[in-house]
This is a predicted structure of a 77-nucleotide RNA (transfer RNA) from a Saprospiraceae bacterium.
Its Rfam family is "tRNA". By type it is a transfer RNA.
RNA sequence: AGGGGUGUAGCUCAAUUGGUAGUAGCACCAGUCUCCAAAACUGACGGUUGCAGGUUCGACUCCUGUCACCCCUGCCA
Numbered sequence: 001a002g003g004g005g006u007g008u009a010g011c012u013c014a015a016u017u018g019g020u021a022g023u024a025g026c027a028c029c030a031g032u033c034u035c036c037a038a039a040a041c042u043g044a045c046g047g048u049u050g051c052a053g054g055u056u057c058g059a060c061u062c063c064u065g066u067c068a069c070c071c072c073u074g075c076c077a
Stems, first nucleotide, its partner, number of pairs: 001073007010026003013022001019057001029043004050066005
């Protein structure tokens, strides 16, 4: 340099043909329980879907550019 993949809550992941981002899990917080804590149970909180544009009535999803990480190929030394 070229090609491919990934990016969604603090972490790990869903999201069907483009049609409400989740009764999501863990963590954190509060409560129940306990002498106290842990465990268990209950509840609550938490989102600029990497970023910037475009298309559309409507975009995590389609298009363009760009950033970060991973993989493959190649160049210089």